[in-house]
Context: one part of a larger RNA
Formats: sequence, structure tokens, C1' cells
RNA sequence: CGUUAGAAUAUUGAGUGGACAUGACCUUAGUACGAGAGGACCGGGUCGUACACACCGCUGGUGUAUCUGUUGUGCCGCCAGGUGCAAUGCAGAGUAGCUAUGUGUGGCCAGGAUAAACGCUGAAAGCAUCUAAGCGUGAAACCUUCCACGAGAUGAGUAUUCUUUUAAGGGUCGUCAAAGACUAUGACGUUGAUAGGCUACAGAUGUAAAGAUGGAAACAUCAAAGUCGAGUAGUACUAAUUGCCCGUACG
Repeated sequence: CGUUAGAAUAUUGAGUGGACAUGACCUUAGUACGAGAGGACCGGGUCGUACACACCGCUGGUGUAUCUGUUGUGCCGCCAGGUGCAAUGCAGAGUAGCUAUGUGUGGCCAGGAUAAACGCUGAAAGCAUCUAAGCGUGAAACCUUCCACGAGAUGAGUAUUCUUUUAAGGGUCGUCAAAGACUAUGACGUUGAUAGGCUACAGAUGUAAAGAUGGAAACAUCAAAGUCGAGUAGUACUAAUUGCCCGUACG
């Protein structure tokens, strides 16, 4: 821009893409078959492998948020306590998020039309013949079935609702994240929990400083401390103010 008024929501599915895998074991059954050696079809069940998709409750990884220990050195006048730099100084842990080696799920079943092949009926050709007319069985291939997208499918579909004109509905702007290069998408904007703050909690670290007590001292105890808390709730304290713009057809 189009879809012939403009919107919101929900859809149909032309079409497109994806997927389709496979092994071992148990059983049927040491049965059928076979002199024996050996050894099934068909059917039923169990467990895997690779692959794919999703997820983070578990097991782990990362985790330059965070907590702790510690070396050298500078600074805060000194002690104590902190802080800068040294690859995040080094080291030990680690929430959220993201993740695989972790977890869950999947291929099934079924239908249609067939290939090779196997048949029925059956002439040409009194027989025979699956084929010439006609009718069947038959494969991971084909078309469906399963998953995703999908009306620019210009053949532009359908349903419901809203607005009948300062409209409905959008945008701008602001607070943001399950989103993200930008944009877009999604949540929210006081009729408000959208983000921050605060409070509580899950959780991380591992018992802060100061003081007291004990000890000769190192140190221990008071102390599950202190600090943090990307997570989960609650709470309008702060910021989402007020506006402005687009939109308005035919009859």
C1' cells in the first nucleotide's frame, strides 16, 4: 500500500516446512521344519542406541551479582577497621538467569490408492492363461493421520463484537521484561503492584564490628552471627503527570 467504512477478538486451511530411525533380550518355542547339526515365520512383552523438541524440580557447569579466606603494596594521621591496584590479585563457595553430560516427551496406531509380487473370474485361442473387459491382496516409498507456520490464498476467506463520527481504535510519552542490536513483541500507567525503595521469606556465604566472659597466649564463647539476596510475596514511599497527534468512507 492492498484486501472497498474503520476497528478489536477468535478462527477456516489453499499451501509450505518438519518428523518418519533402529538394535538387543524375554516369550511363543527348543515348537513348526530337519536324520542330525541346527532352528524359525506370525504374534505378545521388556530394555536400549542415535536423533529431535521442550525444560531446569534433580545431578552438575557457569555465574567479573554476592559472601568468605588470604599475599604484596598504596591510601584513609596511627591502632583497629576499611578501601584502591596487582588477570575478578589469588583462592573457597554460590542465588537468579543461561545451560548438558541432567530431566521429560516423541517416532505409535490407523485409513486410502499403489510398486514388485501373489491371486479370483475370464476370453481372444471350445484348452490354458492374474488381463484383454472386470475384481482382490500387497511396502519404511505416495496421499492422509502427527507437529509448526499459514488469507499478499490479489481467489486477499469466515464468525462475533464495537464505532455510526470531537467515534471505536491506535500512536506519541512514561515505568518496564517472559522480549530485545535498533525496531518489533509483551506487561503496566493512579479505577495502578510496571520498575525502584521498604518489609517479610526462600536462598547464598559461614559466625561481622565493638564489647563482655574464659584463657599465659593463640584462640574460644555470647552468636544460625553479620553481609548479600538477579528469586517469591506484601506494601503506593518514589517514578509511571497533564496533554498532544492519527483516525472519521459509500449511501